Context: one part of a larger RNA
RNA sequence: UUGGGCGUAAAGGGUGCGCAGGCGGUAAUAGAAGCUUAAGGUGAAAGCGUGGGGCUCAACUCCAUAAAGCCUUAGGAACUGGAUUACUAGAGUGCAGGAGAGGGCGAUGGAAUUCCAUGUGUAGCGGUAAAAUGCGUAGAGAUAUGGAGGAACACCAGUGGCGAAGGCGGUCGCCUGGCCUGUAACUGACGCUGAGGCACGAAAGCGUGGGGAGCAAAUAGGAUUAGAUACCCUAGUAGUCCACGCCGUAAACGAUGGAUACUAAGUGUUGGGGAGACUCAGUGCUGCAGUUAACGCAAUAAGUAUCCCGCCUGGGGAGUAUGCACGCAAGUGUGAAACUC
Numbered sequence: 001u002u003g004g005g006c007g008u009a010a011a012g013g014g015u016g017c018g019c020a021g022g023c024g025g026u027a028a029u030a031g032a033a034g035c036u037u038a039a040g041g042u043g044a045a046a047g048c049g050u051g052g053g054g055c056u057c058a059a060c061u062c063c064a065u066a067a068a069g070c071c072u073u074a075g076g077a078a079c080u081g082g083a084u085u086a087c088u089a090g091a092g093u094g095c096a097g098g099a100g101a102g103g104g105c106g107a108u109g110g111a112a113u114u115c116c117a118u119g120u121g122u123a124g125c126g127g128u129a130a131a132a133u134g135c136g137u138a139g140a141g142a143u144a145u146g147g148a149g150g151a152a153c154a155c156c157a158g159u160g161g162c163g164a165a166g167g168c169g170g171u172c173g174c175c176u177g178g179c180c181u182g183u184a185a186c187u188g189a190c191g192c193u194g195a196g197g198c199a200c201g202a203a204a205g206c207g208u209g210g211g212g213a214g215c216a217a218a219u220a221g222g223a224u225u226a227g228a229u230a231c232c233c234u235a236g237u238a239g240u241c242c243a244c245g246c247c248g249u250a251a252a253c254g255a256u257g258g259a260u261a262c263u264a265a266g267u268g269u270u271g272g273g274g275a276g277a278c279u280c281a282g283u284g285c286u287g288c289a290g291u292u293a294a295c296g297c298a299a300u301a302a303g304u305a306u307c308c309c310g311c312c313u314g315g316g317g318a319g320u321a322u323g324c325a326c327g328c329a330a331g332u333g334u335g336a337a338a339c340u341c
């Protein structure tokens, strides 16, 4: 270097945008860089390989042959590349409609928990498998009225919807991104992928300042137990919430990278189009061919192909050490070896 792979065995980057690079639709023209045909030159000698000579062989030896590549000249024009011209099936724009928890900001609503005040009222409440700690005659729990405050939005709700992923759920307003359908007016390959790079990125955690109802790491007490630094109970601080700034990781999962084309059917569902037959875009289930080690996948492929990126190469040592970069820190990214089985 070639060959094999990546749902579950090792292996898809958490996700997107995108520079370089790689790859790239249909038709025509000329050219001839790649490609290709022929001829010539070069490819030192020795050596190697093959066929001879020699000698009983070997050593030895001479002759012939072979040879990639490079250069020159004359041709070829299918394919690739470059040039020019044209096209519309890819891509995008316009126009007419559509659905949506997509995002940001602001406002606002009711139920419930807790707390406070007051009234009624009396001895328990709470909790568990059973208890106890705890709360309560300084009047709790229950009940009624009023008030305060924070957080989350029952029903609707759905293998329903939207988003690149993370994720998004009361209501209203403002600002704003994407998607789908129809049409076929416009542009005319403007495309796909994407090392680096940039941006986004749950929860926890960190910084500064607020906020703090409920819940609750840590912590305390009560139980349980041989013990119980737990599971259960009573309390309870960070945190959870907001603003701004960091962190950059997850079983970031569909454990399945992206794009395009093709390949039986049946059925549920969401949003469109169509008078209908049917059709477009999603989302589920079943299932044929095919595929798979099997399980299974099966037009939302793990099938059949092409292009581009990422990644894997026995277990442990180890996602450790070291160096470098980033970070306030926690740590993150990159990432070995000895040794051992």
Base pairs, nucleotide, nucleotide: 004312005311006310007295008294012309014200015199016198017197021193022192023191025087026086027085028084029083033080034079035076036075037074038073039072040071041070042069049065050064051063052062053060090190091187092186093185094183095182096181097180098179102176103175104174105173106172107171108170109153114148115147116146117145118144119143120142124135125134161168162167205246206245207244208243209242210241214240215239219235220234221233222232257308258307259306260305261304262303265286266285267284268283269282270281271280272279273278290297291296314341315340316339323334324333325332326331
Predicted 3D model of a 341-nucleotide part of an RNA (small-subunit ribosomal RNA, central domain) from an uncultured bacterium. The full RNA is in RNAcentral, with records from ENA, Greengenes and SILVA.